[in-house]
RNA sequence: GACCCAUCAAGAGCGGCCGAGAGAUCUGGCUCGACGACGCCGCAGCAACCCCCCUGGUGACAGGGUGCGGGUGCUCACGCCAGGACCGAUGGAGC
Numbered sequence: 001g002a003c004c005c006a007u008c009a010a011g012a013g014c015g016g017c018c019g020a021g022a023g024a025u026c027u028g029g030c031u032c033g034a035c036g037a038c039g040c041c042g043c044a045g046c047a048a049c050c051c052c053c054c055u056g057g058u059g060a061c062a063g064g065g066u067g068c069g070g071g072u073g074c075u076c077a078c079g080c081c082a083g084g085a086c087c088g089a090u091g092g093a094g095c
Base pairs, nucleotide, nucleotide: 001095004092005091006090007089008088013043014042015041016040017039021032022031023030025084026083027082028081029080044075045074046073049071050070051069052065053064054063055062056061079087
């Protein structure tokens, strides 16, 4: 990077730095934002995709469990809403 599979109405915020837009993209709405948003860093937390544990199975896999720990992810609003498109994001497997 392309392909494939699964998920995307639940859940979880403080501090420091920065300084003007941000909520992926287009249109329309709405929301957040100098009472400092977005972003970055630290800490804390949430969840349970993978690791892990149990059960069934020859197996691929299926069902269930824990959150002490490891790899990610996430922590305004349903991916903010509606419509659109070679949609997007995250995880997993092989390449």